[in-house]
């Protein structure tokens, strides 16, 4: 980088450092010196590992539920902030649904 698959309407600091930017991209709309990004600490969650219980199984193992004290990620304004394509309804504004795009985990090349 590509492919497969699951999830994306919940949750997370009034700390330190740092100094101007940030919210992927488009168009919006926002956040920011009452201090952005980054880094450290802290926290959230439970995807993988882990632990416990139950069930299935001859075994190997599998499934379900729960936990967070540990490991691997991830995440910590706004629904993935909204939107970009299509369908349906509507005079329109707009609404709903699906796809696409994106993000993250796990697996594969």
């Nucleotide at each position: 980088c590509u492919c497969u698959u699951a999830u994306c309407c919940a949750g997370a600091g009034a700390g330190g450092u740092g100094g101007a930017g940030g919210g992927a991209c488009u168009g919006g709309c926002c956040c920011g010196a009452u201090g952005a990004a980054g880094c450290c600490c802290g926290g959230c969650a439970a995807c993988c590992g882990g632990u416990a219980u139950u069930u299935u199984g001859u075994u190997a193992a599998a499934a379900a539920u729960a936990c967070a004290g540990c490991g691997g990620u991830g995440c910590c304004a706004a629904u993935u902030c909204c939107u970009g394509c299509a369908a349906u309804g509507g005079a329109a504004a707009c609404a709903u649904u699906g796809a696409g795009a994106g993000a993250u985990g796990a697996g594969a090349g």
Description:
Predicted 3D model of a 109-nucleotide RNA (SAM riboswitch aptamer (S box leader)) from Pelotomaculum schinkii. The sequence is in RNAcentral, with records from Rfam. The coordinates come from a structure-prediction model, not an experiment, and the mean pLDDT is 84. The model forms 97% of the base pairs in the Rfam consensus. The source organism's lineage runs through Bacteria, Bacillati, Bacillota, Desulfotomaculaceae and Pelotomaculum.